Overview
Predicted 3D model of a 150-nucleotide RNA (glmS glucosamine-6-phosphate activated ribozyme aptamer) from Dubosiella newyorkensis. The coordinates come from a structure-prediction model, not an experiment, and the mean pLDDT is 77. Of the family's consensus pairs, 84% are formed in the model. NCBI's taxonomy places the organism under Bacteria, Bacillati, Bacillota, Erysipelotrichia, Dubosiella. It matches the Rfam family "glmS glucosamine-6-phosphate activated ribozyme aptamer". Its family is annotated with regulation of gene expression and catalytic activity in the Gene Ontology. By type it is a riboswitch. A reference for the family is Winkler et al. (2004), "Control of gene expression by a natural metabolite-responsive ribozyme", Nature.
């Protein structure tokens, strides 16, 4: 440097770089590098579909692609509620859906600043700003039996 095994670790807004784009060398070919999503929220089981959730920055790259995904949707199955009990239909997944009110949390980046590098840049630390989502009430069947009660 190439190939194979084996072991260990790490991740799921995660991973990777054939392409752009940018630095160092070099007259140039061309080496050897840098970057390539910022956090916030996601998981019942299997399948199958699917360019897979919310916001913030910036306005020449957060562009482009590859690979995986805890999204959404349909099927099945488990389970919780909706009446003690059964089935049935809804809805959810430590499980009351849309909707209304109230609450609690209240982000990184950018910025600034320190440090590493020749340099693109990388790591760290500081304060200030979000929606999504969470939690309380409030909001839900039909059927047949059981049981009290008049």
């Nucleotide at each position: 440097g190439c190939g194979a095994a084996a072991a260990c670790g790490a991740u799921a807004g995660c991973g990777c770089c054939a392409g752009g784009a940018c630095u160092g060398a070099g007259c140039g070919a061309u080496c050897a590098g840098u970057u390539g999503a910022c956090g916030a929220g996601g998981a019942c089981c299997a399948g199958a579909u699917u360019u897979u959730u919310c916001g913030a920055a910036a306005g020449a790259u957060u562009c482009g692609g590859c690979g995986g995904g805890u999204g959404a949707u349909c099927u099945g199955g488990a389970g919780g509620c909706u009446u003690g009990a059964u089935a049935c239909a809804g809805u959810c997944u430590a499980a009351g859906u849309a909707g209304a009110u109230g609450g609690a949390c209240a982000a990184a980046a950018a910025c600034a600043u320190g440090u590493c590098g020749u340099g693109a840049g990388g790591c760290g630390u500081g304060a200030a700003c979000a929606g999504a989502g969470c939690c309380a009430u409030c909001g839900a069947g039909u059927a047949u039996c059981c049981u009290c009660c008049a």